[in-house]
RNAcentral holds the sequence, with entries from ENA. This is a predicted structure of a 72-nucleotide RNA (transfer RNA) from a Patescibacteria group bacterium. NCBI's taxonomy places the organism under Bacteria, Bacteria candidate phyla. It matches the Rfam family "tRNA". Its family is annotated with triplet codon-amino acid adaptor activity in the Gene Ontology. About the family: Transfer RNA (tRNA) molecules are approximately 80 nucleotides in length. By type it is a transfer RNA. Its mean pLDDT, the model's own confidence on a scale to 100, is 83.
């Protein structure tokens, strides 16, 4: 300069048109004299930004941004 290919919850993924989940991890509560531990319930996300398509976008289309690979 070209080419893919990643970006979703504090970490780690998952989800490939119809209002987004799991694991850890927070919190709360019950069970213990107290921790581990177990069970129950909960908080926590304008899905990297931007605009298009679309009744309707985290998905699909471009542009940006970073990160990683390969290539000249």
């Nucleotide at each position: 300069c070209g080419g893919g290919g990643a970006u979703u919850a504090g970490c780690g993924c998952a989800g490939g048109g119809g209002u987004a989940g799991c694991g850890c991890g927070c919190u709360u509560g019950c069970a213990u004299g107290g921790g581990g531990u177990g069970c129950a319930a909960g908080a926590g996300g304008u899905c990297a930004g931007g605009a298009g398509u679309u009744c309707g976008a985290a998905u699909c289309u471009c542009c940006u941004a970073u990160c990683c690979c390969c290539g000249a």